[in-house]
RNA sequence: AAUUUGGAGAGUUUGAUCCUGGCUCAGGACGAACGCUGGCGGCGUGCUUAACACAUGCAAGUCGAACGGAGUCAAGAGAGCUUGCUUUUUUGACUUAGUGGCGGACGGGUGAGUAACGCGUGAGCAACCUGCCCUUCAGUGGGGAAUAGCGUCUGGAAACGGACGAUAAUACCGCAUAAAACUGCAGCGUCGCAUGGCGCAGCAGCCAAAGGAGAAAUUCGCUGAAGGAUGGGCUCGCGUCCGAUUAGAUAGUUGGUGGGGCAACGGCCUACCAAGUCGACGAUCGGUAGCCGGACUGAGAGGUUGAACGGCCACAUUGGGACUGAGACACGGCCCAGACUCCUACGGGAGGCAGCAGUGAGGGAUAUUGCACAAUGGGGGAAACCCUGAUGCAGCAACGCCGCGUGAAGGAAGACGGUUUUCGGAUUGUAAACUUCUGUUCUCGGUGAUGAUAAUGACAUAAGCCGAGGAGCAAGCCACGGCUAACUACGUGCCAGCAGCCGCGGUAAUACGUAGGUGGCGAGCGUUGUCCGGAAUUACUGGGUGUAAAGGGAGCGCAGGCGGGAAGGCAAGUCAGUGGUGAAAUGCAUGGGCUUAACCCAUGAACUGCCAUUGAAACUGUUUUUCUUGAGUGGAGUAGAGGUUAGCGGAAUUCCUAGUGUAGCGGUGAAAUGCGUAGAUAUUAGGAGGAACAUCAGUGGCGAAGGCGGCUAACUGGGCUCUAACUGACGCUGAGGCUCGAAAGUGUGGGGAGCAAACAGGAUUAGAUACCCUGGUAGUCCACACUGUAAACGAUGAUUACUAGGUGUGGGGAGCUGAGCUUUCCGUGCCGCAGUUAACGCAAUAAGUAAUCCACCUGGGGAGUACGACCGCAAGGUUGAAACUCAAAGGAAUUGACGGGGGCCCGCACAAGCAGUGGAUUAUGUGGUUUAAUUCGAUGCAACGCGAAGAACCUUACCAGGUCUUGACAUCGAGCGAAGUGCAUAGAGAUAUGUACGUCUUUCGGGACGCGAAGACAGGUGGUGCAUGGUUGUCGUCAGCUCGUGUCGUGAGAUGUUGGGUUAAGUCCCGCAACGAGCGCAACCCUUACUGUUAGUUGCUACGCGAGAGCACUCUAACGGGACCGCCGGUGACAAACCGGAGGAAGGUGGGGACGACGUCAAAUCAUCAUGCCCCUUAUGACCUGGGCUACACACGUAAUACAAUGGCCGUCAACAACGGGAAGCGAAGGCGCGAGCCGGAGCAAAGCCCCAAAAACGGUCUCAGUUCGGAUUGCAGGCUGCAACUCGCCUGUAUGAAGUUGGAAUUGCUAGUAAUCGCGGAUCAGCAUGCCGCGGUGAAUACGUUCCCGGGCCUUGUACACACCGCCCGUCACACCAUGGGAGUUUGUAA
Repeated sequence: AAUUUGGAGAGUUUGAUCCUGGCUCAGGACGAACGCUGGCGGCGUGCUUAACACAUGCAAGUCGAACGGAGUCAAGAGAGCUUGCUUUUUUGACUUAGUGGCGGACGGGUGAGUAACGCGUGAGCAACCUGCCCUUCAGUGGGGAAUAGCGUCUGGAAACGGACGAUAAUACCGCAUAAAACUGCAGCGUCGCAUGGCGCAGCAGCCAAAGGAGAAAUUCGCUGAAGGAUGGGCUCGCGUCCGAUUAGAUAGUUGGUGGGGCAACGGCCUACCAAGUCGACGAUCGGUAGCCGGACUGAGAGGUUGAACGGCCACAUUGGGACUGAGACACGGCCCAGACUCCUACGGGAGGCAGCAGUGAGGGAUAUUGCACAAUGGGGGAAACCCUGAUGCAGCAACGCCGCGUGAAGGAAGACGGUUUUCGGAUUGUAAACUUCUGUUCUCGGUGAUGAUAAUGACAUAAGCCGAGGAGCAAGCCACGGCUAACUACGUGCCAGCAGCCGCGGUAAUACGUAGGUGGCGAGCGUUGUCCGGAAUUACUGGGUGUAAAGGGAGCGCAGGCGGGAAGGCAAGUCAGUGGUGAAAUGCAUGGGCUUAACCCAUGAACUGCCAUUGAAACUGUUUUUCUUGAGUGGAGUAGAGGUUAGCGGAAUUCCUAGUGUAGCGGUGAAAUGCGUAGAUAUUAGGAGGAACAUCAGUGGCGAAGGCGGCUAACUGGGCUCUAACUGACGCUGAGGCUCGAAAGUGUGGGGAGCAAACAGGAUUAGAUACCCUGGUAGUCCACACUGUAAACGAUGAUUACUAGGUGUGGGGAGCUGAGCUUUCCGUGCCGCAGUUAACGCAAUAAGUAAUCCACCUGGGGAGUACGACCGCAAGGUUGAAACUCAAAGGAAUUGACGGGGGCCCGCACAAGCAGUGGAUUAUGUGGUUUAAUUCGAUGCAACGCGAAGAACCUUACCAGGUCUUGACAUCGAGCGAAGUGCAUAGAGAUAUGUACGUCUUUCGGGACGCGAAGACAGGUGGUGCAUGGUUGUCGUCAGCUCGUGUCGUGAGAUGUUGGGUUAAGUCCCGCAACGAGCGCAACCCUUACUGUUAGUUGCUACGCGAGAGCACUCUAACGGGACCGCCGGUGACAAACCGGAGGAAGGUGGGGACGACGUCAAAUCAUCAUGCCCCUUAUGACCUGGGCUACACACGUAAUACAAUGGCCGUCAACAACGGGAAGCGAAGGCGCGAGCCGGAGCAAAGCCCCAAAAACGGUCUCAGUUCGGAUUGCAGGCUGCAACUCGCCUGUAUGAAGUUGGAAUUGCUAGUAAUCGCGGAUCAGCAUGCCGCGGUGAAUACGUUCCCGGGCCUUGUACACACCGCCCGUCACACCAUGGGAGUUUGUAA
């Protein structure tokens, strides 16, 4: 001091939300592999695949002190003699083929087999063995017969033998002695659960030995016995993977008896007898696998795993067998068989690396044919010693863990370079250079502890230490859209590519590639693979089943699980103490040793387990006794479409017969098929037959569910209420099993009125194998069998208990005198609190709170499919996968949008009217076509008389041709010159050349202006309105759009803003968990209608004109007043408001205008302007002339003029306006001209002068026609503007006189001073309007009403839509032929 250290989430389904649910990621680990890179050291680890085949070497020998020989050497002695040779013998030393002993059963390897007493754990053997070792006791006497080696002969290619002869032992065999054991006979004591064990004692039988060394002492052996230790053998309890699409298995099988065998028990073997034994608590069969200590992960519980180290097992080329031995059925022993390899003289032989190295092969992948027995161990030996690929070391590999380094300090001109930039800078960055140091590493030299006890060191050029040298030799990999730390530039342009999930890339990519920068880790970094985690996503800890996946269709019930109150006993579960065991190593804690760490050592706790024993008795269990409340029985009542069978009844349909009767009936949205003059339909009477039972009838009743409905009878099941006599827990649930089980369907036999799949015909339709109609067969009905399924639903298993209420209804009971009230039990509905739920909802009939048992679920699709099995006559049912594929599928609720859903309301939306458009001609715009060009844009409403408030040149952007290149325009700029003007020449002009005139200002530096080299730059109506700003259109002048605080909801959100009224209005009132506020509405502004005051000139006049006077009137323009539902009556809720009236110039926003909320349409515009990016730069820029924008088979839009009599023409009244404009202007009077116009020039910078009316009214004429309508087109003659009217202007006169006689389908505008009609003015503009913007004159008709069309607002409802119905989405086909299956074939191999 150690079991008190321990739990993180994220992305992805949606427009958004909550939930369910899958997929994916962040972490850790590895005997790993691959890619890029690589300095050192320590400690470990290294064929996971072919238990595939193996060349070569080594891995098990040793003992001469067991034995006889043989050989070599030395010494002594002898002999021969060529005196240094040969030979004999003795002694000693050394070597060792053979006999013999011990060891080769250990050590080392591998995991093929094995689902097993194989392993783990705990017991047992009274059923066993044990060489060497330890202790004790006793003994070691005396004999015999062989055999190898060896010698001779001989076979074989070899391996290997054969015959004869001789020989030794601790080799072999009798005999003697002998205790114990054993056997037979027969006792005593004691112990045990049984068989039985132990101790003592008697008689008989049986069994032993070996020597060696030494001078000796002695020592090493040998034999018998007992005990110990060690190592084994056997038995048993418990534990030990998946599959039921494996349910029955078994004949030595299960047991017994006798015998055999074994070290020992046992069907282990054998003969006989019996018929057992195992199995849903999973036998048998199939698949997979060596097991464990441990390892990885995890908070834990668990899950996965069994490399290295340690224990056990099994195996040794495959299969089988035994021998020897203490021990094997034996890795480096034997025999047989198989396969393979090698040798061979073809007769026959030899071999076994899953020992260490090594080779080939396989594979993504795994090392040296190394050194040494120095240490630790093992075998043999008395010992010296020998052997030892065990082991100790070294080599190779970043394969793993751990440690160190690649320099340190200073150093800003913030260098160069790189990247970027808004061009200022920023960043890389104190980083570098440079200065001063250091020496871990590195190189060289020297020294050198420990591992070794006296000696002996493979490692070893070891570790360590000392000295010298010198920053020298040492940094990469991955990532940078989110998850997830880290961003810019360029390139690319749905290409190339990335990607773990979501996803990125279609011209401004932080997501691809590269670069710079940054982040992370670091001698490594990423990727891939596998396991655990996150995953509460199999839920024991710790989930669910109304709608997300999930309650069996229902009941009965065997096994099983669970089970009421009291008392006693026992102690299996449970709890506590103690003992044994839980090997060591690992892990944890504390200490220690290597400089540290990894690593190693010591000690401790722990190892959550198993076994034994002692105790406790609350709970569970078991047993005994007992109780009545659970359950059941009895008794008294009661309601009911509960079931089965038989009989009966009336209404209706159809059919038959007869009568009446006549032309239709029937059917539909409308029709037709069909029926009917052979008499239908209709109607009357009679009859036949089948099926179903109106009204009563009811979220009423009954039943377990399916289901059950006329009446009567018979038989029969269950419920409920009351009572409390009886039994005494007899109960609940229920895998398998059994039974019931709508409709459709099947079989056999009946029956058949109506209805009606299939089928036929008629319609509808593009088609209509449908919906509609006319017919019509199975079937529907009955009996008997089968099927066994349904949205068999309350999408809600059964049982029990508890937990606020209110209000209906069906059946009983009790109390009170009572119509009735109160109360209680059982059913059946609605509302609702707590609680619960993801929400919706449920809420005593729970989906609440608890308990028990059963069934079922684990992403979507594939699929309730395939295969197998079972059931069925069949149809089919039950059980029930996988490959592959997707990142979702899904539930509930929210906001929108949508609906050929609903309700309310509004709008010239319809209706009622008026006038039109669409037909004609012309004008104008567009499309199309054409063209050198017909510049560009606008394109449903919301483009098309639009940009354009005015294209002959210009404009002009287009085309052709001719020209310019710092430029037509801006800034800087050396130099030169005023600028400029006139004239001439060439040219279409731009332009070019020539000439004459001119000399501005100044503080004298220069400035304005022009020319002009070089260069920065200009320029672009070039592209992108889908990169943008600004502006505009539209819904829509529709009444809406939001916010703060509060409240409700887990949340998206809701409320407010909904509701009742009312309004033009979210206008106002009332109510209300809302209270307020903002942008919109309205008002404030302008104009118009009445009036007052003030002011009056250019206006006006009670002036005939002028002057003068005046300001009453008209008018002008400034300030006021006036209108507010204010007053009265009524309605309404005592409101808001509405209806009517009075007064008033005006009455209910008086009329009109300006004013356009949040937003929608990637709406329009890069050609008004501005602007990012891209593009052009002697041209896509600029200038000039001419042309084009004006074309013309055609189509459309918008207008003008008409088609005529409400009219045309002529005349009279010189009838009556308003808004405006006017100086390069308006232009009067007067004159000329038929006229356009011209001459003229008064007046007027304007209440002053000028431009300046028409329709109407009055009178006349025309008389219904292509005209006295209509005016197009064209000819001629003129006028005006302008450098210029040809392409291409306007106007006038005269002549010409086209289409057109009111317009098809369709469609537009307008509600009052409006429509219609009439003219006038202005902008643009030299000129040009039928267009546009304004002005006044004359001046109607109609609106019952909101069913319908269109658009809009509010509420509500459904939704699988959210790019929002122009949505979403299903199936077939066409094309391809990648995969799989089949077919016509073709080819090849093997076997017969």
Molecule: small-subunit ribosomal RNA
Organism: Clostridia bacterium